RNAcentral holds the sequence, with entries from MGnify.
The RNA shown here (transfer RNA) has 74 nucleotides and comes from a sheep gut metagenome.
Its Rfam family is "tRNA". Gene Ontology term of the family: triplet codon-amino acid adaptor activity.
Formats: sequence, structure tokens, C1' cells
RNA sequence: GGUCCAAUAGCUCAGCAGGAUAGAGCGACUCCCUCCUAAGGAGUAGGUCGUGCGUUCGAAUCGCGCUUGGAUCA
Repeated sequence: GGUCCAAUAGCUCAGCAGGAUAGAGCGACUCCCUCCUAAGGAGUAGGUCGUGCGUUCGAAUCGCGCUUGGAUCA
């Protein structure tokens, strides 16, 4: 340098044949339980879906560029 893949919550990921409120587990916080802790139960918060532009009535989802990471070829 060529080709391909990935980027979504603090972490690991799902959702990706476009459609209405963007989710799960773990973690954090609050409450209950307990003498206390752990475990258990209930609840809350946390996301401009890497970034810019475009397509569309409508984009996490489609197209192009860029950034970062990875695989492979040379």
C1' cells in the first nucleotide's frame, strides 16, 4: 500500500431485509431484608448508536469520505 471486518450505556454485547419509547447481562446508586456484611428482593440513573456528508417522509440500520482497532495479502 491492496482487500475485508468492527465501532451502540462505565464493561461485555444484542438490535442492522429502514418505521414509531434504543435494549440485555454485569457494574453504579437508592430502598427492603439482616445485629453487620454477603447473598436475596424492588426500583433509579446512565446513550447526540465513532465522526462528517448524503439518500429518504423517516437512518443505530443504506451509500461515500475520515478516524480508531483488528484480520489477511504483498